[in-house]
RNA sequence: CAGCAGACUUAAAUGACUUGAGUGCCCGUGGGGAAAUCCACGGAGUAGAACCGCUCAAAUUCGGGGAAAGCUAAGGCGGGCAUCAGCGCGCUAGGCCAAUCCCGAGCCAAGCCCGGCCCUGCCCCAUGGCAGGAACGGGAAGGUGUAGAGACUGGACGGGUGGCGCCUUCGGCCUUUCAACGGCCAUGGCGAAGGGACAGUCCGGACCACAAACGGUUUCAU
Numbered sequence: 001c002a003g004c005a006g007a008c009u010u011a012a013a014u015g016a017c018u019u020g021a022g023u024g025c026c027c028g029u030g031g032g033g034a035a036a037u038c039c040a041c042g043g044a045g046u047a048g049a050a051c052c053g054c055u056c057a058a059a060u061u062c063g064g065g066g067a068a069a070g071c072u073a074a075g076g077c078g079g080g081c082a083u084c085a086g087c088g089c090g091c092u093a094g095g096c097c098a099a100u101c102c103c104g105a106g107c108c109a110a111g112c113c114c115g116g117c118c119c120u121g122c123c124c125c126a127u128g129g130c131a132g133g134a135a136c137g138g139g140a141a142g143g144u145g146u147a148g149a150g151a152c153u154g155g156a157c158g159g160g161u162g163g164c165g166c167c168u169u170c171g172g173c174c175u176u177u178c179a180a181c182g183g184c185c186a187u188g189g190c191g192a193a194g195g196g197a198c199a200g201u202c203c204g205g206a207c208c209a210c211a212a213a214c215g216g217u218u219u220c221a222u
Stems, first nucleotide, its partner, number of pairs: 001006001008022005023047003026043006051163006061105006070096002075092004080087002106144003112139004118133006148203001150202005164191004169186001171185004213222001215220001
């Protein structure tokens, strides 16, 4: 995930069979690094593991390019019945809907980096020096854009930070006659995906049912 069953996550369909997208692990190939790791591609395999606390909640706008599965079948192709006028059937998306992949501009909380009007304290004969704070401006990530049109609250699977666990050893130290092994420091890394609305409250312009108008072959959209 409405409940049960079931299930790594998620969307669609459902009378039934299911189908699409994503994540980690394992295997293979390549890149790069000292290594662990990381990235890309492939697989008809697989689902054991994926931690704890504190903190932030802002922006939420204007444009644009793609898209699987699913729904539909006017036109096109094929074929059946029938006989001059038609009725069915099958395939087909450049149509519809949409899980979602992104781009340009603008904007954004806390933390980080750079600059910093100015303020406070101390030293000083003075010019000045040192320490702390700092409006504001700029930058790098990340976010918004990207819900069912959307409003609000919260905090996480998000941003920041600390801890814990595991892995690595280019560097330093200890040990050693010297090395190796080993230990410590420090560096680096891993602790999945689900938020293109997650948990809720609301809303109607949403879903379901019915009716009407309009576009339209239909699906569908308003």